Predicted 3D model of a 364-nucleotide part of an RNA (large-subunit ribosomal RNA, domain IV) from a Dehalococcoidales bacterium.
[in-house]
Context: one part of a larger RNA
RNA sequence: CCCUCGUUAAGGAACUAGGCAAAAUGGCUCCGUAACUUCGGGAGAAGGAGCGCCACGGUAAGGUGAGGCACAAAACGUAGCCAAGCCCGAGGUGGUCGCAGUGAAGUGGCCCUGCCGACUGUUUAACAAAAUCACAGGUCUCUGCAAACUCGUAAGAGGAUGUAUAGGGGCUGACGCCUGCCCAGUGCCGGAAGGUUAAAGGGAAGGGUCAUGCUGGCUUCGGCCAGCGGCAGCUCUGAACUGAAGCCCCGGUGAACGGCGGCCGUAACUAUAACGGUCCUAAGGUAGCGAAAUUCCUUGUCGGGUAAGUUCCGACCCGCACGAAUGGCGUAACGAGUGGGGCGCUGUCUCAACGAGGGACCCG
Numbered sequence: 001c002c003c004u005c006g007u008u009a010a011g012g013a014a015c016u017a018g019g020c021a022a023a024a025u026g027g028c029u030c031c032g033u034a035a036c037u038u039c040g041g042g043a044g045a046a047g048g049a050g051c052g053c054c055a056c057g058g059u060a061a062g063g064u065g066a067g068g069c070a071c072a073a074a075a076c077g078u079a080g081c082c083a084a085g086c087c088c089g090a091g092g093u094g095g096u097c098g099c100a101g102u103g104a105a106g107u108g109g110c111c112c113u114g115c116c117g118a119c120u121g122u123u124u125a126a127c128a129a130a131a132u133c134a135c136a137g138g139u140c141u142c143u144g145c146a147a148a149c150u151c152g153u154a155a156g157a158g159g160a161u162g163u164a165u166a167g168g169g170g171c172u173g174a175c176g177c178c179u180g181c182c183c184a185g186u187g188c189c190g191g192a193a194g195g196u197u198a199a200a201g202g203g204a205a206g207g208g209u210c211a212u213g214c215u216g217g218c219u220u221c222g223g224c225c226a227g228c229g230g231c232a233g234c235u236c237u238g239a240a241c242u243g244a245a246g247c248c249c250c251g252g253u254g255a256a257c258g259g260c261g262g263c264c265g266u267a268a269c270u271a272u273a274a275c276g277g278u279c280c281u282a283a284g285g286u287a288g289c290g291a292a293a294u295u296c297c298u299u300g301u302c303g304g305g306u307a308a309g310u311u312c313c314g315a316c317c318c319g320c321a322c323g324a325a326u327g328g329c330g331u332a333a334c335g336a337g338u339g340g341g342g343c344g345c346u347g348u349c350u351c352a353a354c355g356a357g358g359g360a361c362c363c364g
Base pairs, nucleotide, nucleotide: 001359002358003357004356005355006354007353008352010350011349014348019345027051028050029049030048031047036041038174052102053101056098057097058096059095062093064091067088068086069085109343110342111341112340113339114338115337116335117334121133137172138171139170140169141168142167143166149158150157151156175330176329177328178327180260181259182258185257186256187253188252189251190250191249194248195247196246200242201241205237206236207235208234209233213228214227215226216225217224218223261279262278263277264276265275288322289319300316301315302314303313304312
């Protein structure tokens, strides 16, 4: 010096990113217990008091009840009536009071106030447990049963020995109060008049080949060669026309994907603008919330807390760039979540010291 422990004057978070670590709290009985609340809770709230074993000396209630007195009675059964207890009581018990001695271990710190998520649960096996995921609940949508959907080439299986109060999928996420405007774009649903449109049907027209034919040349007169035209057949190309869904088109639909303006002027101080004008849009952000897990400027400004507060709490609103099931705003309870404050407590610190055990190190 390192590891694991113990103790510490005065102070008591001044340490630090942060009370990390440590200290502190701690069991049982009794007293007592706030805001708030979904009336269950919060709550072991908080805050107090007492305590085990055992010696001695007293001793209440209660219980036990030797013995005494009183009452009843031959025994049993049914029904009715009467009587059937004691301010008698030993001993021990019991709890309690006073006082002496002695006493191991285990065993919540608490309160106030924000944010997020309702809650119990779940997760990155081996750096993340959370505000993630899930969740009851809400809503949209699909599905009429040989269901939708999923697996499989299929047979088949799951769904389900279920049947729309059922099953699948999406989003949201208890509860409370609510959930505004836009259907122009995209998606989905519905529509079918018109436009477009595949295979297929259709076959106008054209090409290739080609018998006969025509022209020219040659000829041993049998024919042969070249060119032109070209029927049928075969073959290639192929227009009009007919032709579904889809798309175009028409309408609906936002708890579908999504979106939810700009400039200028105006009130008898000033400032501001209930008001007006204008441009654009599918429509221009409603309620609620707001420097927020969102605010760049920003440590915004004001108030609170501190001697002093970039954090925190309450407000304001100029929302760079909140906003309503990618839910909005609240909310009791809950949380190894996250921020701020207070009490208690401490070697975290001022500031370090001593001690114990084990290492490192030295000798052997």
RNAcentral holds the full RNA, with entries from ENA. The coordinates come from a structure-prediction model, not an experiment, and the mean pLDDT is 82. Taxonomically the source falls in Dehalococcoidales (Bacteria, Bacillati, Chloroflexota, Dehalococcoidia).